[in-house]
Molecule: small-subunit ribosomal RNA
Organism: uncultured Pseudomonadota bacterium
């Protein structure tokens, strides 16, 4: 970092799988330790039991009891002391708002970041300023009484506080207010007045007993400090099939409410606000450091640890409080569980543990508060399921260990095997060690700091060496984990590996089973008998205490492209044009500075990542430091560039003039030429139509031809890749109005431009609608043809419609499949509009400018194929679309229409591909050119009959078996009566009918008997060989053992090897070059040409190779050479007669070697060619005839049964032997031949002439016998010598067209020959019989010259047995003018959705089976709106004949006090000073001294002041009442979304169902 998968192959496109990584996991299968860390993701379900918040007696009042010690004691018991001021409760402070849980709800200023509050609060703590005076009434607890099942009330009575409540003082704060100074938004210091506002006390020590002093606690004030509420810019989820939304809405005055702004709430006043920069409305979510992935950008995610929210059975409330609208706190309604005496109550585990339940799944009702943290306490300490630790889960990391070395007889043993040997494998085993972890044994920490106690020491407090606090120090005491880590010892290799994987992707291969089963599978795909892919073994790979597999999730994926992607034809440019928001924007110069750009500062929590350092033996985990943190704020600049203001400019752009083109658009007139029609005239019988009919017209006069008229709709020719328009689109001619492009020159605005979401507007053909109009032409519709059908295609009508006003519809392969604009980037060449330049009489020309329009091509582009100044090239600008095929352009929802429909537009399901462009081949009812007995022209068959064969079927015990279009079928099979033979049915056999080895026995054999079908078996008899080293050996046969044989059994789809067949058709390829990304092309296309890819020219090909020719046999001519058994011409001889003899070597003829034909010569023709054409010579002429020989391949072609052969299967049988039967069966159907149907003939007599064969168990002359087959005897031949051994023809003659003197089947009869043996089941012969059949439908085959037709002869096989095969010669034709059709073939182009390649592909209804899913009369759920009903608690307002301890007035009454006064009393009062005690002052004591109206006392008056009581009255509280709000609850109406429904649509899927052939090739009617 790639890689599999679309094809035959190929390149793109394009989806899907793979491999990495990660996890709070889960499942399988395993499983030794330790560390460190997780650990209900589901059901915010429901909870049994224990815990999880209490604590202070140094804030208060009260205050036990078991027990025990003593005393009494009626022996029931009673008291006192300890117990103990303890427990328990209570009043009161503070804590319960923190810690701990979940994430339901929320799309929110909830949360991140950054900033405001000059609009706030803030208990515990710090600092600093003052201050704590005088007073009062209550209550709980406790007791009594009472009500109740129970929670639990109710009543009377006591009593306390750091509980409550009045007063005073006011450093001070607050409200209000004057005034001043900074600031400026409402502030902050200071200032002037007037209101208003505090408090609690404990405990210890000491005390002169008054107090003081310490420390806590209390008040008020500022001020830090934490925390907190508000508020505001920004960022971060889908969905527009949600586009509008909003009445407290939005602003404003005012009030009121908070801690505090603020419509927060209210009255009252205005009509706003919010929204395509996405309001409102739905769905879905806690958010955030951060986690996981990635190269990064991004993407996912939000367990655990951190911060923030939010919630505590679902909904509402509001108390207390610094702080809640309060998880373990109050009420209320509600759902739910539980008690209940039925009247009423109790509850909330989303703390920890646990439990049911859901679930694939998530722990122990542990142990401590010794550590760190929290409340409370003055501390001691109590509490603390926070924590700390144990436990339980391989659930993740991370470490460790399950031995180490030696060890080759490469043990056994397992697989494997070509049986040789390989591998498991130094691996075991042995032998030699070492001790990790685990067992045991012994030791043993860190974690511990404090606290508090005692003693000491300094300090401060104090008069104080009593005492307190505060601070050191000694000494003592605190450990849940845990006797754990951790050290050490002993014994001891012991106690400790598994899991997926091994066809490719991907690292790892083999043996058996299995037999499209069973099973695998991520994705391609494996499995139908040789399965690296299922499932075992063995062996390998791979990770490792785990391994796999599932789920998710990030990448791979540039497959959502910001980095980074596309739209001609693969998915994709809106149909088409104005134009609104947006975007994007021309020169210069000036300002500006918010964008950009740089420094500074803040902040960006810690934890994580990184980096550096350190602890745990290492990691991992910890700890410390740093460093990053792209952001956000806020500040200084900087001024290119882009925005913004401002001025200018003329190129972008436009505007004005002069020209000329144009089917540009509207309207209105006018023409001619055709069709029908209709009048009439001329004319008769058919017109029209088709492939061919036929409907149809027409004798009531039609087609046809004149002449006249009527009406409608289109505008021939010019006519053109020619013109015009933004597209649709636009065609006779005239005139009226009208858009818009072009050109030339000058002038004038001054950026006014481009693009364009939404809008709007124009928009082909069809269709609607309403009014005309209708001549053509035509959907539907008839009707006739076609056809198996034909609801099509063809024909003949024909209606809507096509036409015209007006209007609606808005869609097209509305295409150049190619948005619009603007610059830029080589030519060549047409051609339309305008101009300039040369020329010119003058059209033309030539050269050039602009602006249309075509072709062709370079650069670059593209996957290619193209594109190519009209870009699809290279750049800027903006808009449109795309993201896998199918479902679907469909559902459902909106909008738009009269209706069709149209825009918008998905899911669920299923596939693994659908697609582009080129290649190659095949194919094509495409084309082009060629060939072949293809066909045409010919002659002869087959298809009818018998018959013979050979297959189907069907029959049988068996009819053995293979061949199956051409290329199966007179084929294997060149020959089935027994053999053969492989089938069938009996009877035998089991080392075997056959081979090899061992043993032992015998020669080998031959011959005969018994049973029997036979085979098998019995059992007699003769014979003793050969070699020899005397041991034995060879060869045979016999008999035993076992390894083996044996199989015509299966797979020809495992196979060799042989063979058909395209096809004797002309092809198939290869190196190298060189073109294309590639597959591939090129050569080998292309013009000639040939029988040929034969040759020749040509050409990026230039050469080869396997086909083709040739070489090779055979025949057709001559020459030679040799003549036996062949041959006789001349010469002889014999004989009736024959080459039968001598000789001959001439000729036939044998068989050998030569020659010979090469387009070689000649003409014409051709490109000075290859070749053709004609011609001459030749025995032969252009390959002379005919054979042999068969290229790369094709059919999985045939052959496993010639033969070889893997693997399978039998092994007393699927082997072997024998006998008999079958392969010869017969309702039939087929192929292939024979004979035949007659006179070119049959019949009988005569008679001639071949060729190539064969022949010893043979051919067999002659002779004899038999009508004959044959018998018989046998001469010659192993054969150019001898035998086999001709037919047809030729002559005669009969027969005269008949089922015949054709034909010979078929059946009696009698015979011959093979053979063991003709019964199933041979062949031939004689006599008699005498079938079908008189030339043959549809269709179908063969032949091109010695062919075809005809005519016989030979051979293989073979005892017999031929119409079949193979060969041989005898007579011996007719046609071919050509390629238009059939078939086959071969080039080459052309389309293809074929590639198993047209016997291909494929499309639709229908019937079946599943599966989502759409309407659907309704049913039933959830969510919500909205109107209205009721309407708790509760706050917050009113209200009164309610009820009230503290405070307030006012009146009674008392009692106190103090004054005043009258009276009595006199120092102990007051005051002033001495003087003494004390270290000193001040208080305070003691004496003294002076002064007092100074002090008692008791009575009376009075004042004036507290204080109780009582009474009214206020205030404040409590409770009732009403009201407004309001939760759940009800009614009614919507709305939104689920489940479900008879029934319906349509989709999708499914080896072999059913009609059809619609599409792909001109797909057979172009799509």
């Nucleotide at each position: 970092a790639g890689a599999g998968u679309u094809u035959g192959a190929u390149c793109c496109u394009g989806g899907c799988u793979c491999a990495g990584g990660a996890c709070g996991a889960a499942c399988g299968c395993u499983g030794g330790c330790g560390g460190c860390g997780u650990g209900c993701c589901u059901a915010a379900c429901a909870c049994a039991u224990g815990c999880a918040a209490g604590u202070c007696g140094a804030g208060c009042g009260a205050g036990a009891a078991a027990g025990u010690a003593c005393c009494c004691u009626u022996c029931g018991g009673g008291g006192u002391g300890c117990g103990a001021g303890u427990a328990c409760a209570g009043c009161g402070g503070c804590g319960a708002a923190c810690g701990g849980g979940u994430g339901a709800g929320u799309a929110a200023c909830a949360c991140g970041u950054g900033g405001g509050c000059a609009a706030c609060c803030u208990g515990c703590c710090c600092u600093g300023a003052g201050g704590a005076c005088c007073g009062g009434g209550a209550u709980a607890a406790c007791c009594u009484c009472g009500g109740g099942a129970a929670a639990c009330c109710g009543a009377g009575g006591c009593u306390a506080a750091u509980a409550c409540c009045g007063g005073a003082c006011g450093u001070g704060u607050c409200u209000g207010u004057u005034c001043c100074a900074c600031a400026u938004a409402a502030g902050u210091g200071g200032u002037u007045c007037a209101g208003g506002c505090a408090a609690a006390g404990g405990u210890a020590g000491c005390u002169u007993a008054g107090g003081c002093u310490u420390c806590c606690g209390c008040c008020u004030c500022a001020g830090g400090a934490u925390g907190g509420g508000c508020c505001c810019g920004c960022g971060a989820c889908c969905u527009a099939u949600c586009a509008g939304c909003u009445u407290g809405u939005u602003g404003g005055u005012g009030a009121g409410g908070u801690a505090a702004c603020g419509g927060c709430u209210c009255a009252c006043c205005a009509a706003g606000g919010c929204u395509a920069c996405g309001a409102c409305g739905g769905g879905u979510u806690g958010c955030u450091g951060g986690u996981c992935u990635g190269a990064g950008a991004g993407g996912a995610u939000g367990a655990u640890c951190a911060g923030c929210c939010a919630c505590a059975c679902g909904g509402g409330g509001a108390c207390u409080g610094a702080g809640a609208c309060a998880c373990g706190g109050c009420c209320c309604a509600g759902a739910c569980u539980c008690c209940u005496a039925c009247g009423g109550g109790a509850g909330g585990c989303a703390g920890c543990a646990g439990u049911g339940g859901g679930g694939a799944a998530u722990c122990u009702u542990g142990c401590g508060c010794a550590a760190u943290g929290g409340g409370c306490g003055a501390a001691a300490g109590c509490c603390u399921g926070a924590c700390g630790c144990a436990g339980c889960a391989a659930c993740g990391c991370c470490g460790c260990g399950u031995g180490a070395g030696u060890g080759a007889a490469g043990a056994a043993g397992g697989c494997c095997u070509u049986u040789g040997g390989g591998u498991c494998g130094u691996a075991a085993a042995g032998c030699u060690c070492u001790g990790u972890c685990g067992a045991c044994a012994g030791g043993g920490a860190a974690g511990a700091a404090g606290u508090u106690a005692u003693u000491g020491a300094u300090a401060u407090c104090c008069a104080a060496u009593a005492g307190g606090u505060a601070u050191c120090a000694a000494u003592a005491u605190u450990g849940a984990c845990g006797g754990u880590a951790c050290c050490u010892g002993u014994a001891g290799a012991g106690g400790a590996a598994g899991c997926a994987c091994c066809g490719g992707c991907u690292a790892a291969c083999u043996c058996c089973g299995u037999g499209c089963c069973a099973g695998c599978a991520g994705c391609c795909g494996c499995g139908g008998u040789a399965a690296u892919a299922c499932g075992g073994g063995g062996g390998g790979u791979g990770c490792a205490a785990g391994c796999g597999u599932u789920a998710u999730u990030c990448g791979g994926a540039a497959u959502u492209a910001u980095u980074g992607g596309g739209c001609g034809u693969a998915a994709a440019g809106u149909g088409c044009g104005c134009g609104u928001a947006g975007g994007c924007g021309g020169u210069c110069u000036u300002g500006u500075c918010g964008g950009u750009c740089a420094g500074a500062u803040g902040u960006g929590a810690a934890a994580u990542c990184c980096c550096g350092g350190g602890g745990c033996u290492c990691a991992a985990c910890c700890c410390c430091g740093g460093a990053c943190g792209u952001g956000c704020a806020u500040u200084u600049g900087a001024a290119a560039c882009a925005g913004c203001a401002a001025g200018a400019c003329u190129u972008g752009a436009g505007u004005a003039c002069g020209g000329g083109a144009g089917a540009g658009g509207a309207g209105a007139g006018c023409g001619g030429a055709a069709u029908u029609c209709c009048u009439g005239g001329u004319g008769u019988a058919g017109a029209g139509g088709u492939g061919a009919a036929a409907u149809u017209c027409g004798u009531a006069g039609a087609u046809a031809u004149c002449a006249g008229g009527a009406g409608g709709a289109a505008c021939a020719c010019c006519g053109a890749u020619g013109g015009c328009g933004a597209a649709g689109g636009c065609a006779g001619c005239u005139c009226u109005c009208u858009g818009g492009a072009c050109c030339g020159a000058u002038a004038c605005u001054g950026a006014c431009g481009c693009u364009g979401a939404g809008g709007c507007g124009c928009g082909a053909a069809g269709g609607c609608g309403u009014g005309g109009g209708u001549a053509g032409c035509g959907a539907a519709c008839a009707g006739g043809a076609u056809u198996a059908g034909a609801u099509a295609c063809c024909c003949u009508g024909g209606u809507a419609g096509u036409c015209c006003a007006c209007g609606c519809a808005g869609u097209a392969a509305a295409c150049g499949a190619u948005g619009u604009u603007c610059a830029c980037u080589a030519g060549g060449u047409g051609u339309g509009g305008c101009g300039g330049a040369u020329a010119u009489u003058a059209a033309a020309g030539u050269c050039u400018g602009c602006u249309g329009u075509g072709c062709c091509c370079a650069a670059g582009c593209u996957a290619a194929c193209g594109c190519a100044u009209u870009a699809a090239g290279u750049g800027a600008a903006c808009c449109g679309c795309c993201u896998g095929g199918g479902g679907a352009g469909u559902a459902c929802g909106g909008u738009c229409g009269c209706a069709a429909g149209a825009c918008u537009a998905a899911a669920a399901c299923u596939c693994a591909a659908a697609g582009g462009a080129a290649u190659u081949g095949a194919c094509g009812g495409g084309g082009g050119c060629c060939c072949g007995c293809a066909c045409a022209a010919g002659c002869g068959g087959u298809g009818g009959a018998g018959c013979a064969u050979g297959u189907g079927g069907u029959u049988u015990a068996a009819u053995u078996c293979g061949a199956c279009g051409c290329a199966a079928c007179g084929c294997g099979a060149a020959g089935a009566a027994c053999c053969u033979u492989a089938c069938c049915u009996g009877g035998g056999u089991u080392u075997g009918a056959c081979a090899u080895c061992c043993u032992g026995u015998g020669a080998a054999u031959u011959u005969c008997c018994c049973c029997u079908a036979a085979a098998c078996g019995g059992g007699a008899a003769a014979g003793u060989g050969c070699c020899u080293u005397c041991g034995g050996g060879a060869g045979c046969a016999c008999a035993g053992a076992g390894a083996c044989a044996g199989g015509u059994g299966c797979u020809g789809c495992a196979u060799g090897g042989c063979u058909g067949u395209c096809g004797u058709c002309a092809g198939c390829u290869c190196g190298u070059g060189u073109c294309g990304u590639g597959a591939g092309a090129u050569g080998u296309u292309u013009g000639g040409u040939u029988a040929a890819g034969u040759c020749c020219a040509g050409c990026a090909a230039c050469g080869a190779g396997c086909g083709c020719a040739a070489c090779c046999c055979u025949u057709a001519u001559c020459g030679u050479u040799a003549g036996u058994u062949g041959c006789c011409a001349g010469c002889a001889c014999a004989u009736a007669a024959u080459g039968g003899u001598g000789g001959g070597a001439a000729c036939u003829c044998u068989a050998g070697c030569g020659a010979g034909a090469c387009u070689g010569c000649c003409c014409c023709g051709g490109u000075u060619a290859a070749c053709g054409g004609g011609g001459a010579g030749g025995a032969a002429g252009g390959u002379g005839g005919g054979g042999a020989u068969g290229a790369c391949g094709u059919c999985a072609a045939g052959u496993c049964c010639u033969c070889a052969u893997g693997g399978c299967c039998c092994u007393u049988a699927u082997g072997u032997c024998c006998a008999g039967g079958g392969c010869u069966a017969c309702a039939c159907a087929c192929g292939u031949g024979c004979u035949a149907c007659a006179a070119u003939g049959g019949u009988a007599a005569a008679u001639a002439c071949a060729g190539a064969g064969g022949g010893c168990a043979g051919c067999g002359a002659g002779c004899c016998u038999g009508c004959g087959a044959a018998g018989g005897u046998g001469a010659g031949c192993g054969a150019a010598u001898c035998c086999c051994a001709a037919a047809a023809g030729u002559u005669u003659a009969u027969c005269u067209c008949a089922g015949u003197c054709c034909g010979g089947a078929u059946u009696g009869g009698a015979g011959u020959c093979u053979g063991c043996a003709a019964c199933u089941c041979g062949a031939c012969u004689c006599c008699a019989u005498g079938a079908a059949g008189u030339u043959g439908g549809a269709a179908u085959c063969g032949c091109u010259a010695g062919u075809a037709a005809u005519c016989g002869c030979g051979g293989a096989u073979c005892a017999g047995c031929a119409u079949g095969c193979c060969g041989c010669g005898g007579u011996g034709a007719a046609u071919a003018u050509g390629u238009u059709c059939c078939c086959g073939g071969g080039c080459c182009u052309u389309g293809u959705a074929c590639a198993c390649a047209c016997c291909g592909c494929c499309c639709g209804u229908c019937a079946c089976a599943c599966c989502a899913u759409g309407a659907g009369a309704g049913u039933u759920g959830a969510u919500u709106a909205u109107a209205c009903c009721c309407g708790a608690c509760g706050u917050c307002g009113u209200u009164g004949g309610g009820c009230u301890a503290a405070c307030c007035c006012a009146g009674c009454u008392a009692c106190u006090a103090a004054c005043u006064u009258u009276g009595c009393c006199u120092a102990u009062c007051u005051g002033u000073u001495u003087u003494g005690g004390c270290a000193a002052u001040a208080a305070u004591c003691a004496a003294g001294a002076c002064a007092g109206c100074u002090g008692g006392u008791u009575a009376g008056a009075g004042u004036u002041a507290g204080u109780a009581g009582c009474u009214g009255g206020g205030g404040g509280g409590c409770a009732g009442g009403c009201g407004c709000c309001u939760a759940a609850g009800g009614u009614a109406u919507g709305a939104u979304u689920g489940a479900u429904a008879a029934u319906u649509g349509g989709g999708g899927u499914g080896a072999a169902g059913u009609c059809g052939u619609a599409a792909c090739a001109a797909g057979g009617u172009a799509a």